This is a predicted structure of a 98-nucleotide RNA (Glycine riboswitch aptamer) from a Burkholderiales bacterium. Model confidence (mean pLDDT): 75 of 100. Its Rfam family is "Glycine riboswitch aptamer". From the family's description: This family represents the bacterial glycine riboswitch.
[in-house]
RNA sequence: GCGCCUUCGUCAGGAGAGAGUGCUCCGCUUAUCCGCGAGCAGCACCGCCGAAGGCGCAGGCACCCGCCGAACGCUCAGGCAAAAGGACUGGCAACCGC
Numbered sequence: 001g002c003g004c005c006u007u008c009g010u011c012a013g014g015a016g017a018g019a020g021u022g023c024u025c026c027g028c029u030u031a032u033c034c035g036c037g038a039g040c041a042g043c044a045c046c047g048c049c050g051a052a053g054g055c056g057c058a059g060g061c062a063c064c065c066g067c068c069g070a071a072c073g074c075u076c077a078g079g080c081a082a083a084a085g086g087a088c089u090g091g092c093a094a095c096c097g098c
Stems, first nucleotide, its partner, number of pairs: 001098003007094001009092005018046001020045005025039001026037003047080003053076001054074003059068003
């Protein structure tokens, strides 16, 4: 210098779906009740989403065992204002190869 970019780091982009309901607690007000407050509080219930992870299938490799396994399906987990997270995409750098 060129390549690679699986992995690690960094930068940029990055969807969907209730700021749901009830009760309790807490805070404000107050003598109490009522009322107000998503307070990163707890429990229960209903609706919904798919792009962490997980599982299944299609498909592919092999054709003996087996291996990989999606942007498809499930929704266990996760999520449903913003923020955060985010599969994945691209750039740069490191590693590696020449």